[in-house]
RNA sequence: CUCUUAUCGAGAAAGGCUGAGGGAUCAGGCCCUGUGAAGCCUUAGCAACCGCCCUGACCGUUGUGUAACAACAAUGGCCGGGGGUCAGGUGCUAAAUCCUGCCCGUACCCGCUUUUGGCGGGUCAGGGAAAGAUGAGAG
Numbered sequence: 001c002u003c004u005u006a007u008c009g010a011g012a013a014a015g016g017c018u019g020a021g022g023g024a025u026c027a028g029g030c031c032c033u034g035u036g037a038a039g040c041c042u043u044a045g046c047a048a049c050c051g052c053c054c055u056g057a058c059c060g061u062u063g064u065g066u067a068a069c070a071a072c073a074a075u076g077g078c079c080g081g082g083g084g085u086c087a088g089g090u091g092c093u094a095a096a097u098c099c100u101g102c103c104c105g106u107a108c109c110c111g112c113u114u115u116u117g118g119c120g121g122g123u124c125a126g127g128g129a130a131a132g133a134u135g136a137g138a139g
Base pairs, nucleotide, nucleotide: 001139002138003137004136005135006134007133008132013043014042015041016040017039021032022031023030026101027100028099029098044093045092046091049089050088051085052084053083054082055081058077059076060075061074062073063072064071097131102128103127104126108122109121110120111119112118113117
């Protein structure tokens, strides 16, 4: 850098240096910022993605047991669920990935019509995709 896959409405600070931008790109908004942005350093914290441990179900084996099952105990394997944990690896610590833009879109509105229906357009809510961020695996 590329591909695959999971998650993304929760959560979480302070100090030092520095000195004007930042919120991924583009656009439209909206917001943060000399009461100090972005960046660097130190410490702290959040999370449970990887790692570690426990547990439940399922399967196998052995033993007890039964007419045979069931059930119980031990042991091993194992995918998913749940819980715990940092001595570890990342990541993160304003606002939903800050909101929207691409597609679908019952409610609703408008127009036409052969009018108790149909067609077209605009679309709220909501959903999906694309892109992005992070982790894991692979090249």

The prediction has a mean pLDDT of 76.
SAM riboswitch aptamer (S box leader) from a Rhodothermaceae bacterium, 139 nucleotides, folded computationally.
The source organism's lineage runs through Bacteria, Pseudomonadati, Rhodothermia, Rhodothermales and Rhodothermaceae.
The sequence was found by an Rfam model in a public genome assembly.
It matches the Rfam family "SAM riboswitch aptamer (S box leader)". Its family is annotated with regulation of gene expression in the Gene Ontology.